[in-house]
RNA sequence: GCCGAUUUAGCUCAGUAGGUAGAGCAACGCAUUCGUAAUGCGUAGGUCGUCAGUUCAACUCUGAUAAUCGGCACCA
Numbered sequence: 001g002c003c004g005a006u007u008u009a010g011c012u013c014a015g016u017a018g019g020u021a022g023a024g025c026a027a028c029g030c031a032u033u034c035g036u037a038a039u040g041c042g043u044a045g046g047u048c049g050u051c052a053g054u055u056c057a058a059c060u061c062u063g064a065u066a067a068u069c070g071g072c073a074c075c076a
Stems, first nucleotide, its partner, number of pairs: 001072007010025004019056001027043005049065005
């Protein structure tokens, strides 16, 4: 330098032939217990890496860009 994959909640990940975002764990509250743990119920938490474009509407399509990983090439 070229090609490909990934980027979504604090963490690990779902979610796409475009219709407005979820789970588990963690956190917090309540119940239960003499107390803790466990268990049950509930709450909060994300403008989907960034910037643009298309569209009535974008996590999803298009372009650019950044980071991580892998492959190839170059290495006088």
This is a predicted structure of a 76-nucleotide RNA (transfer RNA) from Vibrio nitrifigilis. NCBI's taxonomy places the organism under Bacteria, Pseudomonadota, Gammaproteobacteria, Vibrionaceae, Vibrio. Its Rfam family is "tRNA". By type it is a transfer RNA. Rfam's curators write: Transfer RNA (tRNA) molecules are approximately 80 nucleotides in length. The coordinates come from a structure-prediction model, not an experiment, and the mean pLDDT is 82.